[in-house]
Context: one part of a larger RNA
Formats: sequence, C1' cells, structure tokens
RNA sequence: UUGCAGUUAAAAAGCUCGUAGUUGAAUUUCUGGUCAUUUUUAGUUUGGCCUUGGUCAAGCUAGAGGUGGCCAUCCGUCUGCAAGCCUCUCUCGGCCUUCAUUGGUUUGGUUUGGCGAGCUGACAUUUUACUUUGAAAAAAUUAGGGUGUUUCAGGCAGGCUUUCGCCCGAAUACAUUAGCAUGGAAUAAUGGAAUUGGACUCUGGUCCAUUUGGUUGGUUAUUGGAUCUGAGUAAUGGUUAAUAGGGACAGUUGGGGGCAUUAGUAUUUAAUUGUCAGAGGUGAAAUUCUUGGAUUUAUUAAAGACUAACUUGUGCGAAAGCAUUUGCCAAGGAUGUUUUCAUUAAUCAAGAACGAAAGUUAGGGGAUCAAAGACGAUCAGAUACCGUCCUAGUCUUAACUAUAAACUAUACCGACUCGGAAUUGGUAGGGUAUUAUAGCUCUAUCAGCACCGUAGGAGAAAUCAAAGUCUUUGGGUUCUGGGGGGAGUAUGGUCGCAAGGCUGAAACUU
Repeated sequence: UUGCAGUUAAAAAGCUCGUAGUUGAAUUUCUGGUCAUUUUUAGUUUGGCCUUGGUCAAGCUAGAGGUGGCCAUCCGUCUGCAAGCCUCUCUCGGCCUUCAUUGGUUUGGUUUGGCGAGCUGACAUUUUACUUUGAAAAAAUUAGGGUGUUUCAGGCAGGCUUUCGCCCGAAUACAUUAGCAUGGAAUAAUGGAAUUGGACUCUGGUCCAUUUGGUUGGUUAUUGGAUCUGAGUAAUGGUUAAUAGGGACAGUUGGGGGCAUUAGUAUUUAAUUGUCAGAGGUGAAAUUCUUGGAUUUAUUAAAGACUAACUUGUGCGAAAGCAUUUGCCAAGGAUGUUUUCAUUAAUCAAGAACGAAAGUUAGGGGAUCAAAGACGAUCAGAUACCGUCCUAGUCUUAACUAUAAACUAUACCGACUCGGAAUUGGUAGGGUAUUAUAGCUCUAUCAGCACCGUAGGAGAAAUCAAAGUCUUUGGGUUCUGGGGGGAGUAUGGUCGCAAGGCUGAAACUU
C1' cells in the first nucleotide's frame, strides 16, 4: 500500500495566495493481402459398426479463431572476412549424342564479374520507466523428493551379497529492491525542422595534410579533411482548438473596497421660555434630583456616535465582513462572442497577505452605553440577577496582537446520478402598454444564494441530491484523528511591549 475515519462520537488549518512536491485533455503505423500449420462449426460424398435414429474414420465446400513466415512497409552507413548462389574463361573424367573436343548433362579443379545469411572493426544512433525470459544471487530455515532413525521429532543417510566386493543418493522449488543480458512496444514521461543555423543532390571559393607519379625543388591536378557562397530537389517543415485554462472586447451588475462630500432623527448637555410640587426608578422600594424651579412644554445651539421603517431564508466579498446622498479612484463576478494564445493547469510542505470582538502603545475625541469600583435593594448569604452613579473602554489616526460555537461544527478541483416551484444577474425570443425608453407578462438558456418533495443510493440514527456513485473497496491533491483524564498542562524552541500565540509531551490514574 492492498484497506480506516474526519456534520453531530477523536478529527477539515479562520481565509486566500504560493515554491518544492504530487497529479495532469485528446491526437501521430491504422490496416490489408498471401502461404504454412493447428483447433472448431455447418453442409456434403464414401466406407466401417449398426434396428431407422446415432457414432467413428477419410475426403470436399463454406465460415470463425490461434500461432508462425513473406509482401505492401528501411530492417543505419562504410570497411574487411565469409558459408552459399548466379554468371564468365580454361580444363581432367563419366554418360548420352554427333562425321567431328559437335552438342547436351553431371562429379571435380581453375578463373572473371555480381548477389550475399552471418561475423569483425570504425562512424553515427533519442533516452528511460514498465513487462517477459535467462544468467547470477551462502548455508542452515521454509515448501518439497528419496530413505522402516522400531514409529515420531530428527538425520543425510543407506541398500545388496557367498563378506571378495558392488550400487544408488546427498534432488527440486522459492529466493521480491538494485545491478547484467534478452524479447515486447501497449501505457507514462522525454527528444526532434520555426529568426530554417533543417534534410538530400550539385556547383564554386578559401584553408590544411598524407601517399603515388625514378631523385630534389616548384606549380597544378587527384585524394582525404575543415569551412563558406550559390543553385536545385521535396506534398519541404507549424496537430486539434478540451462543456480545461489565461487574455482582449461589449453592454451590464452588486448594502464589494478606498478617499472626499452630504443627509436623517434620536440621545446628552447648554442657553432662553411657560407652568408649579413633585420627579426618577421598581415586583415593591430606596440610593438620586427638586421653590437657587427638578420633571415636563416650547424655540434654538453644540457635540460625538449610529444609519430605523424600506430589509427579504435577497445581493456582494477569499474570509473576517459590508446598508444615508453625491462625486472621484482602481478592482471583481456572471453573461455574450464564427475574438486571441495554445497546456499555459489542479492541489499544495516552506513562505506570505488579510483576519470579528476583547486587549496593548502613542495621539485625537469623549454624546451614548458601560468591565472594575461605589451605593440602594433582594437574600440565610449576594462580592450577582433589579436600580442609581461611574473609570478604562466603546469612536478615530498610526502601530502591534492573530485568536472565536472564526459554524454549513461539512477541505479544494473534476465527472456522473431524480422531480418541482420560486428568486438574483446576464443573454436570446414571443406577447402587451407607451410618441420612444424604462415597465408588465410568458418561455428558453448560462451562472448564483437558498428551498420543497422523493429515494432502486447512503447512514448508528438524526438526517443527506450530497453526508450518493464504498467489502462490487483506486479520479487528482492537501490537512487532521486513534478510549477518558492528566493537558493544550510541564519543558524546550520561536513570535510578541505585554496579555499571550504557535509547536507540544510524560509519569500517574481510570
């Protein structure tokens, strides 16, 4: 690994990006003919057995399957060796033949030219994985063969004979990664010709060098190399365009983000104003405020926060999250497309960005609410629930912190498997209204947030169109869990100003 589980029992990192790693669409030599051999089916002819059927043997016709050879279809080039075959010259014999060494055939020898299975060497060759076979790979052990240790566990012995001797053993299998040799060429990688510096043929230029031509020297030619120009030959050479992905474009869409601007009422406070005895608050009270006029009424002002109703099982965003108007800035999704690139992709250790609330640091601001604290109640007690005050905080800027029941307690990508009615965004179409657009209505389709019903599926069940396509177990990739406690503790490391975060045991107990 085969072969676990991860909604609720232990367990999907809060979310996204991302390197190594792992995995990754289809496509390129498919087929046909012929021969040999073998198996088999059906029909038919003959013969044997035989009671018509039936069965056996031999042959023919038609068809199907297996194995092998050859061809279409290269299976590298050159050099040398070479069995054998073809051809040419000469020749000794045999046989047949001829007037005749005239012709034919055959066993040999010799010689010219060619083909050539196979082998040697040199130069070039796409490279692997996979699989077949073989060699190689200690014994003991294991499986297994032989053998009457009396049987067995064992041992490698032993058996026969007239006691001279003779004879049979001490097998075989398995032995997995790597390495060697070998057949296969499906599958999976990899390479080749795109700025033609590509292949092949020819021509010419430049440079270098050996040998031969009686000797020496020079030039040239030839030959062998290196390099370049020109011309020609060819079907010259670019696979599709993935209900994969990226990009461009078009009209949209959204409470997505940032900055500025603007609005709304409420709350509290203040000023002015009217009235007069209570007001607050509660289950009931009290703490509290109040003729220095509280509460309440009216007219204003200021401040800081928040964004009601509209508000939806609706939208957007990776998640956290996001709701007054308007403007600006860049970004995103889906849709449409007879647009473009052509594998660019998926998931991801390390690493990185964002990350509610609370908290920390330094400023600003402090209306409301309100940890801590104070008081009044309640109570057996109340360090609480209720009430009155009130500090940090709540808001904002700059920086930290990195956790939540960060929940759909449900990883991401891809495929398939039921029915239905709505709804959001786009597109296409029909109808209707309007001067026209927006609108209303009905279909289809793509992409969303959800829902209802049902299960020939799943599940311990609750339930689930995914939690299905799982003992009929394998689509790809990552993370996590292994009884309850001790314990997310101790210790170490690392991050943080701190609070703390991340990583993270054991003894012991049950």
The part of an RNA shown here (small-subunit ribosomal RNA, central domain) has 510 nucleotides and comes from an uncultured eukaryote.
Its mean pLDDT, the model's own confidence on a scale to 100, is 80.
The full RNA is in RNAcentral, with records from ENA and SILVA.
Rfam family: Eukaryotic small subunit ribosomal RNA. Gene Ontology terms of the family: structural constituent of ribosome and ribosome.